RNA sequence: AGAGUUUGAUUCUGGCUCAGAACGAACGGUGGCGGCGUGGAUAAGACAUGCAAGUCGAACGGGAUUUUAUUUGUAGCAAUACCGAUAAAGUUCAGUGGCGUAAGGGUGCGUAACACGUGGGCAAUCUGCCCUGGAGCGCGGGAUAGCUCGGCGAAAGCCGAAUUAAUACCGCAUGUGACUAUUGAGGGAUUCCUCGAGACGUCAAAGGUGGCGCAUGCUGCCGCUCUUGGAUGAGCCCGCGGCCUAUCAGCUAGUUGGCGGGGUAAAGCCCACCAAGGCGAUGACGGGUAGCUGGUCUGAGAGGACGACCAGCCACACUGGAACUGAGACACGGUCCAGACACCUACGGGUGGCAGCAGUCGAGAAUUUUUCUCAAUGGGGGAAACCCUGAAGGAGCGACGCCGCGUGGAGGAUGAAGGUCUUCGGAUCGUAAACUCCUGUCAUUUGGGAACAAACCUUUCAUUUAACUGAUGAAAGACUGAUAGUACCAGAAGAGGAAGAGACGCUAACUCUGUGCCAGCAGCCGCGGUAAUACAGAGGUCUCAACCGUUGUUCGGAUUCAUUGGGCGUAAAGGGUGCGUAGGCGGUCGCGCAAGUCGGAUGUGAAAUCUCAGGGCUCAACCCUGAAACUGCAUCCGAUACUGCGUGGCUAGAGUGCUGGAGGGGAGACUGGAAUUUACGGUGUAGCAGUGAAAUGCGUAGAUAUCGUAAGGAAGACCAGUGGCGAAGGCGAGUCUCUGGACAGCAACUGACGCUGAGGCACGAAGGCCAGGGGAGCAAACGGGAUUAGAUACCCCGGUAGUCCUGGCAGUAAACGGUGCACGUUUGGUAUAAGCGGAUUCGACCCCGCUUGUGCCGGAGCUAACGCGUUAAACGUGCCGCCUGGGAAGUACGGUCGCAAGAUUAAAACUCAAAGAAAUUGACGGGGGCCCGCACAAGCGGUGGAGUAUGUGGCUUAAUUCGAUCCACGCGAAGAACCUUACCAGGGUUUGACAUGUAUUGUAACCUCGGUGAAAGCCGAGUAGCUGGGUUAAACCAGCGCUUUACACAGGUGCUGCAUGGCUGUCGUCAGCUCGUGUCGUGAGAUGUUGGGUUAAGUCCCGCAGCGAGCGCAACCCCUGUGUCCUGUUGCCACUCCUUAAUUGGAAGCACUCUGGACAGACUGCCCUGUGAAACGGGGAGGAAGGUGGGGAUGACGUCAAGUCAGCAUGGCCCUUACACCCUGGGCUGCACACGUACUACAAUGCUCAGUACAAUAGGAGCCGAAACCGCGAGGUGGAGGAAAUCACUAAAACUGAGCCCAAUUCGGAUCGCAGGCUGCAACUCGCCUGCGUGAAGCUGGAAUCGCUAGUAAUGCCGUAUCAGCUACGACGGCGUGAAUACGUUCCCGGGCCUUGUACACACCGCCCGUCACAUCAUGGGAGUCACUUGCACCCGAAGUGCACAAUUAUGUGCCCUACGGUAUGAGUGGUAACUGGGAUGAAGUCGAAACAAGGUA
Repeated sequence: AGAGUUUGAUUCUGGCUCAGAACGAACGGUGGCGGCGUGGAUAAGACAUGCAAGUCGAACGGGAUUUUAUUUGUAGCAAUACCGAUAAAGUUCAGUGGCGUAAGGGUGCGUAACACGUGGGCAAUCUGCCCUGGAGCGCGGGAUAGCUCGGCGAAAGCCGAAUUAAUACCGCAUGUGACUAUUGAGGGAUUCCUCGAGACGUCAAAGGUGGCGCAUGCUGCCGCUCUUGGAUGAGCCCGCGGCCUAUCAGCUAGUUGGCGGGGUAAAGCCCACCAAGGCGAUGACGGGUAGCUGGUCUGAGAGGACGACCAGCCACACUGGAACUGAGACACGGUCCAGACACCUACGGGUGGCAGCAGUCGAGAAUUUUUCUCAAUGGGGGAAACCCUGAAGGAGCGACGCCGCGUGGAGGAUGAAGGUCUUCGGAUCGUAAACUCCUGUCAUUUGGGAACAAACCUUUCAUUUAACUGAUGAAAGACUGAUAGUACCAGAAGAGGAAGAGACGCUAACUCUGUGCCAGCAGCCGCGGUAAUACAGAGGUCUCAACCGUUGUUCGGAUUCAUUGGGCGUAAAGGGUGCGUAGGCGGUCGCGCAAGUCGGAUGUGAAAUCUCAGGGCUCAACCCUGAAACUGCAUCCGAUACUGCGUGGCUAGAGUGCUGGAGGGGAGACUGGAAUUUACGGUGUAGCAGUGAAAUGCGUAGAUAUCGUAAGGAAGACCAGUGGCGAAGGCGAGUCUCUGGACAGCAACUGACGCUGAGGCACGAAGGCCAGGGGAGCAAACGGGAUUAGAUACCCCGGUAGUCCUGGCAGUAAACGGUGCACGUUUGGUAUAAGCGGAUUCGACCCCGCUUGUGCCGGAGCUAACGCGUUAAACGUGCCGCCUGGGAAGUACGGUCGCAAGAUUAAAACUCAAAGAAAUUGACGGGGGCCCGCACAAGCGGUGGAGUAUGUGGCUUAAUUCGAUCCACGCGAAGAACCUUACCAGGGUUUGACAUGUAUUGUAACCUCGGUGAAAGCCGAGUAGCUGGGUUAAACCAGCGCUUUACACAGGUGCUGCAUGGCUGUCGUCAGCUCGUGUCGUGAGAUGUUGGGUUAAGUCCCGCAGCGAGCGCAACCCCUGUGUCCUGUUGCCACUCCUUAAUUGGAAGCACUCUGGACAGACUGCCCUGUGAAACGGGGAGGAAGGUGGGGAUGACGUCAAGUCAGCAUGGCCCUUACACCCUGGGCUGCACACGUACUACAAUGCUCAGUACAAUAGGAGCCGAAACCGCGAGGUGGAGGAAAUCACUAAAACUGAGCCCAAUUCGGAUCGCAGGCUGCAACUCGCCUGCGUGAAGCUGGAAUCGCUAGUAAUGCCGUAUCAGCUACGACGGCGUGAAUACGUUCCCGGGCCUUGUACACACCGCCCGUCACAUCAUGGGAGUCACUUGCACCCGAAGUGCACAAUUAUGUGCCCUACGGUAUGAGUGGUAACUGGGAUGAAGUCGAAACAAGGUA
């Protein structure tokens, strides 16, 4: 310090989220030790039990008791024992009395307040104990508790009688003094202060205990009384400071002040009277929330949040009220009353208050021991010893936090085993382990063993003193430790007892397996639908570590409330406009003041905390000492530039005046013409009107049209202009009257009079409302006609409010320049409106200059960009308004306004991770422009109708195997009877039909034969191999081959074409697709590739911030068309010879045709021409061919998750006596039906018969097959010739002639019957062909639709692959005959380029809106109902203070006030509710189609 997330990508705006730190935390997992801290945040809920405030006998009397002494009595011989008395010294109990109990300790309910903080004031005050100064402590008196007796009561307790003491209580005296009436002086800030004087006034007291002394007495200490001063503590008052809410705007009658009285330390604190004040947008009053602060956390800081522990202050003590005592309380462990709750009870009454320390229950996510000690520190009492002290000091529990330490160190590579991964080679865990050598922290154990302790006390001494027991100091002695046998030290043993948690996309750290939108994860974006680094497990890695994560909260990041430090044209955001109040800001020159401001000094800013330095615990945390700091407040002194205040001037701001012209500025009155409509009259006749087309409508009762006259209302053509005026809304015929403003010129006057403007006031389009008029045209609603699936719309015919006028209300608009007002500064060009000046002119215009207004273009600058740009969105100043993610929502509730409609002010719950701005590239448009294509048009022929063939869908089936649907459908399939074959049924096999390897059995296998069987298979028999070694030979051994068994494995047309390779289709043979560098842009990107021409073409030329290049186009390749050369058999035959019936054959020959090789030729090369520079186009010549000659091959970047796992290959998954393999039979051929592609036809341009002519491609050995013969024919016999320019293979249509005569026929041939032929193991399902017979539909085909632009369409025949045969009418080729038409690009389809709009980017098969239906959630209204808070009025009225009266006292009675309670009525808040309103959300609901493109009616 940033990062993720809106998009296809980009820049911005903007929210959400993350990384950091922190916590009195909680939860999950884990857990060795120690130190220091810290621990009921919720129920101020209720509390069992114990303890937390007592102490003093040196204030007092008494009871009990111990010891000692004395002693009466009883028993005893006595010692002695017992009972009692007295005295002394103790101990103890309750009581009287004193001090304390108001501190310490707890909690945060209440409180928005002088409660707190800070700084002042008290001239308006008090203060026990303590310190200091002064003075005093004399004489008396009467009670009372206790105790005893009696009584009541369960108890708590109470009553009566008698008796007693005091440092308890009372009286008198004394008065240093204090207070006070009065008064003098000085001072001051209204009350008064200081110093004096001061009466006839008022006011005291207590003793206890020691020493000395014979004693009156003297004296010490403690205590008591009056008083001065101090210290400490407390009280009151004031300035300033610190929460939210205006959907709380007015509040207040003891309220504000005065006089008097009461009361207090003081004040309306209280009372009577008088006056009518006091507070408030600088936020009163009300509501909500809250103890405040030092500080804590965070932050760079400014700030923000918080107020645990520690410290200061406040408030409270079961709830509410009240006083008493006292120096101090309205009193946590006191009193009284009321209430709630709990407990005891004999039912009559009583008792209690943990928010003290522990502890219990409850609620809660959650917070500890019913511990030890007064040893230390501190507090209370006491003369002291000492006692008390849950304050405090310690220990215990809790990883709750911070800090420290450890869980070992070094060496150690067969890189062990094992795990994981693997490309199978290895890699990794990993020097990690084992193993070797060490060390000994912590824990364990043994032993030793602290500091915190000094006082008080006793004794002695010194000083003080007249003296001392007092005070001060010194010495000696004795005693005191909860923590704790702890810290610490030493010894011993042994690596022995001690590591986990989370994470691994963003974000440090990656793989395997499982799962398969399931299970699950998730802070955000998002992962998961069969190859998940995101789920779960494992291995590995990373981070932190006795902790690690999660959750919650705060600050940060967030400059995302912006003072530092933001914005408002389009992202959220300028008020509709003006006038103007408060407020804010304000020209120039002096003088004065010193409020702001600046400087210095002083006081204060508690301590702790933070920072720095030093020090102490082994370090650290922690603690101690010191410094600094505490940014603040107050007082005093000083400065006077700026601001302010006061005062005096000035004229540049502002205003006034005079002169002048411009203007749809406003209001009122009057006037005129054109047009529409209507009425009346004339002419005139059948239509008019309206639309995309129509209809409704009007019209023969005379419309429309046309002429004339009249009525009436509204609006103002042309002029008219990014021209004028106005603050905005807005203003347009003419004239008159009244009236506002701006501008120019002059420079006379005023002298800062100014700018802005919260509230306020006024104006404010259209539409709407009220009342009264008016109403021609237009026209919501409404009616009708159309359109449509519907049409409550768009279109048409009508038509009422309204539109108009007058008066009033309303107060909103995309009230927009989407741009608040004012002032100043900052390069220009150009146009226009108004005025003035200059020059010129006879006078003007044009021209030049100045000012004001209105526009355009542009520089700097600004802006995210678009754009703005002296009329700023530039640079500055002042003031106002407004914004802070989207939705919910400009909505609800409340308030204000309104007749209503509604306006204004204005939320929340909930929900989403976006919503949005500008620009970019695409795609798209029922946007535009240009262009192309058999795209349309012009033609020719078809399909769609019939029959058949074939493919598909569907249906059927045991199976009808599978795939392919613009780009499937005579497609994969260039050929399903078996095979093929993948499907079905049945029968079988299991290392397998096929490959490799290992081990194993055997020597056979092939082959032959038998049984069974449908076959496969199963069972069995026979023969018995090759090579090498070895041997005489054999046996035998090894290998090969084969075989048995077993294991690895084979096998799979099983799945995934959405895991893939390869190949292919389509856009499309369309002209496009990109790159390097440069330049432009913040960037995505642009440029180049756009523009002007041209082309079949991004083809070429010209221009140009581009210059070049690549893949495509074209060309190069093949076929074909012409020629030349070469070649000359199997081809050819012109010439010559021989021969034949022959034009037949042979020889000779290679001229021609032809074969197949090379070459030439065509390039806009030439001429003319097109406005002509080029490219290019048009015409012409020559030429076999002319402008890519014709055809083919050739398919850019990419798109469609297009097709294919079934051609092949291949990852993963699945099957393994089966999803593999073999066999037989069946099926793929199944048929109510629908579609595609073809063939044959429907006939006379034809059919039949007869005659007759002309090809090319191509294949041929299990093949082609001649002649000849047989058969009507298919075919058969036959076998010459041919591995081919040699042999075989009949071209048909055409042409000639004849018949048919328009008829379902001499057309058409389906269907069926019979008889045959061929192939083949086999033609039943299910082949082809022939002959004879039979002779169906069909007479040119609806909507619609296909192909083709020339050797093309159309038409005719031939060949080939596959193949035993064939469904071929298919596919691929060949040759013959051989047309018509194209004006043209408006339209349909597809495509290319440019441009435009876009809310699309899965890209229009896009996006997206609303109602309805269903589910869930939150919320508004709601008859009511419940609860809480609170106001006003009234009633009752405890305790208690005060007052009055009575009384000797105790006390009683009454009055005022008042808690609680009650009655009635308001206000506010919250909950709940039948029903109801809208809202939000929710993979696949309904209806439409509103928006985005001209979104189809902008």
This is a predicted structure of a 1498-nucleotide RNA (small-subunit ribosomal RNA) from a metagenome.
The coordinates come from a structure-prediction model, not an experiment, and the mean pLDDT is 82.
The RNAcentral record of the sequence draws on SILVA.